[in-house]
RNA sequence: GGGUCCAUAGUUAAAUGGUAUAAUGGCCGGCUCCAGACCGGCAGUUGGGGGUUCGAUUCCUCCUGGGCCCA
Numbered sequence: 001g002g003g004u005c006c007a008u009a010g011u012u013a014a015a016u017g018g019u020a021u022a023a024u025g026g027c028c029g030g031c032u033c034c035a036g037a038c039c040g041g042c043a044g045u046u047g048g049g050g051g052u053u054c055g056a057u058u059c060c061u062c063c064u065g066g067g068c069c070c071a
Base pairs, nucleotide, nucleotide: 001070002069003068004067005066006065007064010024011023012022013021018054026042027041028040029039030038047063048062049061050060051059
């Protein structure tokens, strides 16, 4: 330099263009003499800009960062 894939909650991952979910972690409560385990609840997320669309995590484009292959 060329090609290709990835970016979603603190972490690891889902999500046919139509309310963004789960596990784990965090906080609160229950249980317990206390703690753990277990049970219930709560908060928290789409890397950035632009475009298409009634509507974008999803499609297009550019940027940023990262993985792999080729040179």